[in-house]
């Protein structure tokens, strides 16, 4: 490299590494350098998916020695159609929304970093485990509360 066969893994703030930066080793060099080889890091939780299309550097903060830079994907947002929902019946229409489907107040929730330890590794670093604090939003709760037009009906 194939080609077959079993195992296992298959993630959505998720994955990946041709640059970078680190380590190890050997080699050349004496200089704290450089080259090759094998490795390591390369995003910390919150929140999030009606259905097709199309655009697009896809929400919310925390923490700052690369969370540098790049490549995928990707539930964000806009825009077109469609389906569904919004106070006490039926229908149409603005609008605002996705099945907990109007808004508007007020009030609550992270981890990772730090500190202490385990395992694994010559290492760089991985992977768990205690402690104790600290957020924001389109979350999530209580409270207040919310269209027109025409029918129907005692009243909507």
């Nucleotide at each position: 490299u194939u080609a077959u066969a079993a195992a296992u893994u298959c993630a959505a703030g998720c994955g990946c590494c041709a640059g970078a930066a680190c380590a190890a080793u050997a080699u050349a060099u004496u200089a704290u350098u450089a080259u090759a080889u094998u490795g390591u890091u390369g995003a910390c939780g919150a929140g999030g998916c009606a259905g097709a299309g199309a655009a697009u550097u896809a929400u919310c903060g925390a923490a700052u020695u690369u969370u540098c830079g790049g490549c995928g994907g990707a539930u964000g947002u806009u825009c077109u159609c469609u389906u569904g929902g919004c106070a006490u019946g039926g229908u149409a229409c603005u609008g605002c929304c996705a099945u907990a489907a109007a808004u508007a107040u007020u009030a609550a929730c992270a981890a990772a970093c730090c500190c202490c330890a385990a395992u694994a590794g010559c290492a760089a670093u991985a992977u768990u485990g205690g402690a104790a604090a600290c957020a924001a939003a389109u979350u999530u709760a209580a409270u207040a509360g919310g269209g027109u037009g025409c029918c129907u009906u005692u009243a909507a």

A computed fold for a 156-nucleotide RNA, annotated as glmS glucosamine-6-phosphate activated ribozyme aptamer. It matches the Rfam family "glmS glucosamine-6-phosphate activated ribozyme aptamer". Rfam classes the family as a riboswitch. Rfam describes the family as follows. This entry contains a glucosamine-6-phosphate activated ribozyme that is found in the mRNA for GlmS. GlmS is an enzyme that uses fructose-6-phosphate and glutamine to generate glucosamine-6-phosphate. The ribozyme catalyses self cleavage of the glmS mRNA that is thought to regulate GlmS activity. The sequence was found by an Rfam model in a public genome assembly. Its mean pLDDT, the model's own confidence on a scale to 100, is 75.